Model confidence (mean pLDDT): 88 of 100.
Predicted 3D model of a 255-nucleotide part of an RNA (large-subunit ribosomal RNA, domain VI) from Fimbriiglobus sp.
NCBI's taxonomy places the organism under Bacteria, Planctomycetota, Gemmatales, Gemmataceae, Fimbriiglobus.
Context: one part of a larger RNA
RNA sequence: CGGAGGAAACUUGAGGGGCUUUCUCCCUAGUACGAGAGGACUGGGAGGGACGCACCGCUGGUGUACCAGUUAUGGCGCUAGCCGUACCGCUGGGUAGCCACGUGCGGAAUGGAUAAACGCUGAAAGCAUAUAAGCGUGAAACUUCCCCCAAGAUCAGGUUUCCCUACAAGAAGACUCCUCGUAGACUACGAGGUCGAUAGGCCGGGUGUGUAAGUGCAGUAAUGCACUCAGCUAACCGGUACUAACAGUCGAGCG
Numbered sequence: 001c002g003g004a005g006g007a008a009a010c011u012u013g014a015g016g017g018g019c020u021u022u023c024u025c026c027c028u029a030g031u032a033c034g035a036g037a038g039g040a041c042u043g044g045g046a047g048g049g050a051c052g053c054a055c056c057g058c059u060g061g062u063g064u065a066c067c068a069g070u071u072a073u074g075g076c077g078c079u080a081g082c083c084g085u086a087c088c089g090c091u092g093g094g095u096a097g098c099c100a101c102g103u104g105c106g107g108a109a110u111g112g113a114u115a116a117a118c119g120c121u122g123a124a125a126g127c128a129u130a131u132a133a134g135c136g137u138g139a140a141a142c143u144u145c146c147c148c149c150a151a152g153a154u155c156a157g158g159u160u161u162c163c164c165u166a167c168a169a170g171a172a173g174a175c176u177c178c179u180c181g182u183a184g185a186c187u188a189c190g191a192g193g194u195c196g197a198u199a200g201g202c203c204g205g206g207u208g209u210g211u212a213a214g215u216g217c218a219g220u221a222a223u224g225c226a227c228u229c230a231g232c233u234a235a236c237c238g239g240u241a242c243u244a245a246c247a248g249u250c251g252a253g254c255g
Base pairs, nucleotide, nucleotide: 001152005163006162007161008160009159010158011157015149016148017147018146021049022048023047024046025045026044027043033038051106052105053104054103055102059100060099061098062097066093067092068091069090070089071086072085073084074083075082076081111143112142117137118136119135120134173250174249175248176247177193178192179191180190181189198244199243200242201240202239203238204237205236208232209231214227215226216225217224218223
């Protein structure tokens, strides 16, 4: 820009893309078959490998925004307590998120038309013949079925709802802008913008760490014990307008 007013939501699916794997064991059955050795077709069931998709409840990894311990050195006048630097100084843990080594799920089943192959009926050719007319069985391949995209599918589809008949102030709706994240390179997408819980703060909880500082007591001291399952605590959960979401624009009837 188009889709013959302007919008919003939900859709159909022409057409594309994806998937398509394989093994072992058990029962049928030590049956059919076979002198024996051996050992099925078929049908049913179970468990795996690799691959793929999703997720973080479990297990584990990371987690330079959390907690603790500790070395050297410098600083805060000193002690104590803290802070800087040394690979995050080193070490032990660890929330959210992200992830696999973790968990769940998938390939299937179905229909159609077939290949090789195997048949039925059957003449030409009194027989025979699956073929000449005709009719079947038959594969991970084809096409369906399953998943994803999809009406620029210009043959531009469908359904429902909203806005209106006004020429000057703007409808339904949308956008800019702003607060953000389940989204993200940008854009887009999604949640919100005071008729508000969108983000921050604050409050409560959770989680993690592991018992803070200070004081008292014991000990010559190092240190230990008590107040103390303390103190601190990111991204998590819930609540609460305290702070920030200000302010604007576009937008409707063909020939």